A computed fold for a 79-nucleotide RNA from a soil metagenome, annotated as Glycine riboswitch aptamer. The sequence is in RNAcentral, with records from MGnify. Rfam family: Glycine riboswitch aptamer. Its family is annotated with glycine biosynthetic process in the Gene Ontology.
């Protein structure tokens, strides 16, 4: 760096229609950060500008806010 197992959060409401299955589908605003994406310090170079530079920090673009599904991250195992 890949793969396998296991554990792993956070966030919703209202109304409309099908339908009579408790589930789809459409609008209204809300909201969440842990997939990926962006940004920005210290500190390095520089006269000075420029540049280079992380993240769980910061934006919500994107995913996400019933379940499933994703899931950084840790552990353990292999190549």
């Nucleotide at each position: 760096c890949g793969g396998g197992c296991g554990g792993g959060a956070g966030a919703g409401a209202c109304c409309a229609u099908c339908a009579c299955g408790g589930g789809a589908u459409g609008g209204u605003c809300g909201c969440c950060g842990a997939a990926g994406g962006g940004g920005c310090a210290a500190c390095g170079c520089u006269u000075c500008c420029c540049c280079g530079c992380a993240a769980a920090c910061u934006c919500u673009c994107a995913g996400g806010c019933c379940g499933a599904u994703g899931g950084a991250c840790c552990g353990c195992c292999c190549g």